[in-house]
Molecule: RNase P RNA; transfer RNA
Organism: Natronospira proteinivora
RNA sequence: GGAGUCGACCGGGCGGUCGCGGUGGCCUUCGGGCCACGGAGGAAAGUCCGGGCUCCGCAGGGCAGGGUGCCAGGUAACGCCUGGGGGGCGUGAGCCCACGGAAAGUGCCGCAGAAAACAAACCGCCGAUGGCCUCUUCCGAGGCACAGGCAAGGGUGAAAAGGUGCGGUAAGAGCGCACCGCGCGCCUGGCAACAGUGCGUGGCACGGUAAACCCCACCCGGAGCAAAGCCAAAUAGGGGAACCAGUGCGCCUCGAGCGCACGACGUGCGGCCCGUACGUGUUCCCGGGUAGGCUGCUUGAGGCGGGUGGCGACACCCGUCCCAGAGGAAUGACCGUCCUCGACAGAACCCGGCUUACAGGUCGACUCCCGUU
RNA sequence: GCGCCUGUAGCUCAACCGGAUAGAGCAACGGCCUUCUAAGCCGUAGGUUGCAGGUUCGAGUCCUGCCGGGCGCGCCA
Numbered sequence: 001g002g003a004g005u006c007g008a009c010c011g012g013g014c015g016g017u018c019g020c021g022g023u024g025g026c027c028u029u030c031g032g033g034c035c036a037c038g039g040a041g042g043a044a045a046g047u048c049c050g051g052g053c054u055c056c057g058c059a060g061g062g063c064a065g066g067g068u069g070c071c072a073g074g075u076a077a078c079g080c081c082u083g084g085g086g087g088g089c090g091u092g093a094g095c096c097c098a099c100g101g102a103a104a105g106u107g108c109c110g111c112a113g114a115a116a117a118c119a120a121a122c123c124g125c126c127g128a129u130g131g132c133c134u135c136u137u138c139c140g141a142g143g144c145a146c147a148g149g150c151a152a153g154g155g156u157g158a159a160a161a162g163g164u165g166c167g168g169u170a171a172g173a174g175c176g177c178a179c180c181g182c183g184c185g186c187c188u189g190g191c192a193a194c195a196g197u198g199c200g201u202g203g204c205a206c207g208g209u210a211a212a213c214c215c216c217a218c219c220c221g222g223a224g225c226a227a228a229g230c231c232a233a234a235u236a237g238g239g240g241a242a243c244c245a246g247u248g249c250g251c252c253u254c255g256a257g258c259g260c261a262c263g264a265c266g267u268g269c270g271g272c273c274c275g276u277a278c279g280u281g282u283u284c285c286c287g288g289g290u291a292g293g294c295u296g297c298u299u300g301a302g303g304c305g306g307g308u309g310g311c312g313a314c315a316c317c318c319g320u321c322c323c324a325g326a327g328g329a330a331u332g333a334c335c336g337u338c339c340u341c342g343a344c345a346g347a348a349c350c351c352g353g354c355u356u357a358c359a360g361g362u363c364g365a366c367u368c369c370c371g372u373u
Numbered sequence: 374g375c376g377c378c379u380g381u382a383g384c385u386c387a388a389c390c391g392g393a394u395a396g397a398g399c400a401a402c403g404g405c406c407u408u409c410u411a412a413g414c415c416g417u418a419g420g421u422u423g424c425a426g427g428u429u430c431g432a433g434u435c436c437u438g439c440c441g442g443g444c445g446c447g448c449c450a
Base pairs, nucleotide, nucleotide: 001369002368003367004366005365006364007363008362009361010360012338013337014336015335016334017333018332020039022037023036024035025034026033027032041344045355046354048353049352050351051350052349053224054223055222056221060274061273062272063271065220066219067218068217069216070084071083072082073081074080085099086097087096088095089094100215101214105213106212107209108208109207122154123153124150125149126148129147130146131144132143133142134141135140162180163179164178165177166176167175181204182202183201184200185199186198187196188195189194228295229294230293231292238286239285240284241283242282243281246262247261248260249259250258251257264280265279266278267277268276288449302321303320304319305318306317307316308315309314339342374446375445376444377443378442379441380440383399384398385397386396392430401417402416403415404414405413423439424438425437426436427435
């Protein structure tokens, strides 16, 4: 100098004028006015996960359903994060991985190919054994490729039932052996995942697919701030019509009036059942109130600085700060000036994550290449 | 806020439990027929299956993330 990796951060600045909504104080003719303070984001977004909060039966059991899926830790919790193991990519800094089980069972593997999962035999190799033919000195030799043997080579395919070598054989083959690989058991190290020039054992029995069904382990009650609570107003447990009155017992006002039990149905209830709480004739028609105010609403798993522990995520301690809270919904416009000329984008109960969008810029750590000293 | 459906040729729809060139009708274009047009007959073109990744030998189909479009629900008694 070039190329690159990772992490953190900023994302127009300054001044002025006018406006918008919030809080506090003061004033008020109750309409408002004045002053002071502060007023969007790293993603406020998608609503994909997890929690807080609130209500519903305090949420119990079973089935179904959904989710997660190497190990350990962090956390309120997570599908997030950190560290580690294993696999893959890169010269490297580093990056990526839905990474449990295919020896529980079922399904599928088109075309091609002989054969696609209890393996099989098209070309090929052999033909020891049996068969046939020829020769024969009658021991045997040669031939055929009919029975049959083989799975080394060729070919097909994404995938063909361990690899290399030597022996072996008629030809071959884990058929035998050596090495490598693999499975199982033990030992050693590690909390564990897992690892090993470790020991033993098995000739190998086990193709792929679970983002196919499924199995295993763990987790999940439901709804959502239009949750929910309070106040005020209105209504007075509204009215009418038609049809129909579950069963049994008791009471007396003898009226389908009341009570109890069982049953049925409905609602809470969300997919079902058990269980449980509450309610009770059905259908149709006509009606009433509310859509006002306040709370929830922002002090919080909070920000900043420092210290301690930890490899780290993070935890604890000390100090300090208060930093939008609307409810048709504010956060804007203009002017001046400067620069590198300004991207994606706008809070709506609140947090922790993930994902997606983003002009440009700053800082730190590191890697590779080239050159010079 | 919550729940659900959907995206395939210009339009309307197919495509089995994932299997190979993604089909059909209408429309378009060319030809035949006709004096000409319509109808009819024959033929042709037209697709990154919304986009990007992944699983698989193989994806319109399965999974994940984005981007569109559409629908429904939400007070008291």